């Protein structure tokens, strides 16, 4: 130096332009002498800047980081 791909909650991941979802961890409460399991909530998220568009997580275009390939 070119070309692909990926970026969503703390951690795995879903969602073909119309309200962001779910497991696990957190963490409250029940149950239980207690811990544990189990059941019920609660909280927690769309890399960053711009366009497009009534309406973008999604489309486009810059950056970033992180994998690949090629030279």
């Nucleotide at each position: 130096g070119c070309a692909g791909c990926u970026a969503u909650a703390g951690u795995u991941u879903a969602a073909u332009g119309g309200u962001a979802g779910a497991a696990c961890a957190c963490u409250u409460g029940a149950c239980u002498u207690c811990c544990a399991a189990u059941c019920a909530g609660u909280a927690a998220g769309c890399g960053u800047c711009a366009g497009u568009u009534c309406g973008a997580u999604u489309c486009u275009g810059a950056c970033u980081a992180g994998c690949u390939g090629c030279u």